[in-house]
RNA sequence: AUUGAUUUAGGUGAUGAGGCUCACCCUGAACCGCCAUGCUGGCUGAUAGCCUCUACGGAGAA
Numbered sequence: 001a002u003u004g005a006u007u008u009a010g011g012u013g014a015u016g017a018g019g020c021u022c023a024c025c026c027u028g029a030a031c032c033g034c035c036a037u038g039c040u041g042g043c044u045g046a047u048a049g050c051c052u053c054u055a056c057g058g059a060g061a062a
Stems, first nucleotide, its partner, number of pairs: 010025004016053006033043004
């Protein structure tokens, strides 16, 4: 340096992915948005936070 085998890596934070940070939970858990409401209707955001990408939405310019 290469190849093969084995072992190790917890989960969650209202819709995707990567990195970093934080918080919560220990499986009957953490978590599963907000407002009005009899029926039901309305509103914000891809983040828990930051940066980037993707999707979507709004405005403007070429």
The RNA shown here (Fluoride riboswitch aptamer (crcB RNA motif)) has 62 nucleotides and comes from Desulfosoma caldarium. Its mean pLDDT, the model's own confidence on a scale to 100, is 78. NCBI's taxonomy places the organism under Bacteria, Pseudomonadati, Thermodesulfobacteriota, Syntrophobacterales, Desulfosoma.